[in-house]
Context: one part of a larger RNA
Parts: sequence; C1' cells; structure tokens
RNA sequence: GGCGUCUGGUGAAUGCCUUGGCACUGAAAGUCGAUGAAGGACGUGAUAUACUGCGAUAAGUUUCGGGGAGCUGUAUGUAAGCUUUGAUCCGGAAAUUUCCGAAUGGGAAAACCCAACUCUUUAAGAGUUAUUUCAAACUGAAUACAUAGGUUUGAAAAGGCAACCUAGGGAACUGAAACAUCUAAGUACCUAGAGGAAAAGAAAUCAAUUGAGAUUCCGUCAGUAGUGGCGAGCGAACGCGGAACAGGCCUGUAGUUUUAUUUGUACAACUAGAAAAACCUGGAAAGGUUUGCCAUAGAGGGUGAUAGCCCCGUAAAGGUAAAAGCAAAUAAGAUUCUCGAGUAAAGCGGGACACGUGAAAUCCUGCUUGAAGAUAGGGGGACCACCCUCUAAGCCUAAAUACUCUUCAGUGACCGAUAGUGAACUAGUACCGUGAGGGAAAGGUGAAAAGAACCCCUAUUAGGGGAGUGAAAUAGAACCUGAAACCGGAUGCCU
Repeated sequence: GGCGUCUGGUGAAUGCCUUGGCACUGAAAGUCGAUGAAGGACGUGAUAUACUGCGAUAAGUUUCGGGGAGCUGUAUGUAAGCUUUGAUCCGGAAAUUUCCGAAUGGGAAAACCCAACUCUUUAAGAGUUAUUUCAAACUGAAUACAUAGGUUUGAAAAGGCAACCUAGGGAACUGAAACAUCUAAGUACCUAGAGGAAAAGAAAUCAAUUGAGAUUCCGUCAGUAGUGGCGAGCGAACGCGGAACAGGCCUGUAGUUUUAUUUGUACAACUAGAAAAACCUGGAAAGGUUUGCCAUAGAGGGUGAUAGCCCCGUAAAGGUAAAAGCAAAUAAGAUUCUCGAGUAAAGCGGGACACGUGAAAUCCUGCUUGAAGAUAGGGGGACCACCCUCUAAGCCUAAAUACUCUUCAGUGACCGAUAGUGAACUAGUACCGUGAGGGAAAGGUGAAAAGAACCCCUAUUAGGGGAGUGAAAUAGAACCUGAAACCGGAUGCCU
C1' cells in the first nucleotide's frame, strides 16, 4: 500500500408520521363603500423582536344570551393581578375606531404640510367646508322683459372585488408542411357596464299540404347538408328525446317598484347522551387469555403499543331571547301615457349568419333615395305565380343554464416535506432588481422536560468525561429512523 471483517465519523437518502395542500360533492352566500370600503402606515402589553388581536376607551369597553372553574393570545419564565357578587371563553347587538387610501377644506414626494368658518367648558376642544348630476329656492349680465351665469339647501354618484355575463374595440405566433384569401379567432388582451346570475324571450317564427306554438340549456340529428386558394380547414338547421315551464303591458278593476304596519317562518352559542373487569407480557395496555355489557351510538379523533364500554364525540332527542333576514297580506306613495315612418324596401360600401359575393335569400347599417296602411304588409334561400304562415319598425318577464374571492358539512384506487399551493415553519417572507417584476431554503427529542443538580479536563456561554433522568441518551436539544459517496481506527491475509 491492497483486499476482507469489525467498529466509528461525516452525510443525508429511505421508512414511518402530519399541523399543510389538491380535486370534488351537497347546502349557503354572491357583495363591501361618503354612517368613509378594500388595502395599508403608525401605534397599542408590567416586561415585547415577529405574528395575532385591537385603535389614544387601543391583546381591549358596554349590554343580552350561553357556560361553569379556572384565567391574563402564539409564548416559556418572572412580576402583578382577575375570578362562584360567575372571570377567561362562546354567540347576538352596541360604543370607540389615530393617520393614509374613492379621500372629498387647500396642497403634497401616501400615511405629511397649511388653512377658513361656526360653536364652546378657551383646549394638545368639537363640527363644517371637494367635484358632478338631478330637484327646489333665492338672485342675476351684455339687454327692457328674459336668458346665460351665481349662491344656498336636499338627494344621488364615485372607489374596491376571484370567476361567471353583456356591449364597444381587437392581435400575432401558429396551421395551410412556403405564403397572400383562409386559419389561429372574434381567441388573447384593452375599455365600459350589470347581476346573483347575466343575456335571450312570448313569432312580421318554423314547417310543408300533415302540422308545431316564447326564451334558455343538454342529448341526438351529424362531422350529415353545406361552405372552402373546394386547400388547410370551418360546419349548421328541420325533426326527435329530455331539463324547466308563464305569460303580461302601453290611462288601468293594470304592470313594476319604494316605504310602513300586521301575521307567519327560519336562525346562535349550547344541553344531555349507553356500556368492562381480572390475570399475563411490558417503561406504559388500548395487545394476549378468561369472563361480561351497550348499541336508533362498532363515523372519527385522543389517551405511555392496536379501546364500541377511559376522554372528546357519534345515534336518537332537546334548546335557540332581542334585533336584523325571508314570505304573505294590507295601507300610502313613485313610475309607466295610447300599437310603433325617414321605418320597411332599393342602390353603393361593409359586417353577421356554418354560408369566403356566390344563383345568395335572411339579419345589422355608413352614404343616397324612399313605400303601403289589414281590400294592407313580411316570410317560406335569386326571382315570378299559386298556396301556406305570421303581423316588423314600443316595453317587461321567474325557472331550467354559467361561475366560486367566500361560509358550513362531507368525500377521495389525490400528495405526504426535491411531493402537495410559490408558501405544513417569521412566505409573497428573506433576498435580487432603478422599476415593472422575480422569488427561495427551512417539518419530526421524549409518553412526560423528567431538557442533564453536582464533580472533572480546559483560554473557553466551545467540546468532552463522570454522576443523575429516562424503556432507550449511539433519543442530549447540530436531538425519530440514519443508506451511499467521502474520511478514520482495530484486526486477519498478501506485498
């Protein structure tokens, strides 16, 4: 030095675990905001860095209800206190709620600066003062009446919000194996607006010689008929089967809507909740053995190993004030004004229809024109006739449908710490970037801290050796298990 065996260090895989996630289901809710929101800044504790809570009444104040012995959050400790005259805690309703923020007295580089007026207990006081629209009142020019304008009062709006919805705008990559019509796609994205859904909606609709009878959604029709540099592709309808069904109004015995009253209804915390002992092993019994019991409860979780009968629960019962909520009725108000002409249709130019201008009907409309009047008019895919069918140019309308920032209950041949959310931990944190923005790593002692008194080595709050605790300390806080790479020690053999 090599090989083997044993034994360590380092290292963190693996196994087991789960506080956290993921995907759904069933209900609920679908809004908050000038009575100042969402989101923040700064404060607030005896001690206080962070989180949580709260707001100068500041981990809290009042009241009503519940509950019944401990309590002063995460978070130990010390101190000081509270509490059966009912605390802490849980639920309902109130009060307080600094400063910024639509931010609204003016300004500004958010959390700051500077005012005016009124009132008063004269203070480190309280309140008011933005804009726009509408309504009313008072005023009031050029300019006589008036109007514009001005002032005041009252009401409303604004801003935030995950997706879903409607409307106005609207790409490109890509595909066509290139590319221009086409496609991607009316998608992404931008803007505006609304609601718990939105939109649509009671035939100037379809059908086809029989008839149907608003809208929406699903299945089928059907990848059919079509459309298409007839390429790539795009792609219906009628009919049928389902979900859900509802019709009304335009001067009125009506519809819609607001407020008030009455009646009814539902809702919280919560109450109570059956039944097991002995012996054995063990640190510990819920395990094993033997003998029992309950069950409208053998869902689940916890307890020193695996518990129906130890604890929390579970089944089946009970309770639930006031306010707010919901439904109905009644009353009082508000609002809606008469059947649809610069319309239908035509020409030109575009767009939407599955349909790219095509034989191109139908729908929308920028420009130019422009009817009829139910003895009328529209449609039935150029157009004409016959026939059939409907009545445009006014308005409203629940349900079936879409979604989930959110609440409650539950489920999983979903994950189990390089997984599952980026985040199981002080996570959108630390850190990076001028900024928009990007964005981590990091879980596990033990049943219980019983977290190692005391002694020794030592420069030592380092590390270690004894002692002690514990079932175990090679469970010692760099703490469950502890693989491999890598680095040692001992030993056997070979050189």
A computed fold for a 495-nucleotide part of an RNA from alpha proteobacterium SCGC AAA280-B11, annotated as large-subunit ribosomal RNA, domain I. The coordinates come from a structure-prediction model, not an experiment, and the mean pLDDT is 80. The organism belongs to Alphaproteobacteria, within Bacteria. Rfam family: Bacterial large subunit ribosomal RNA. Its family is annotated with structural constituent of ribosome and ribosome in the Gene Ontology.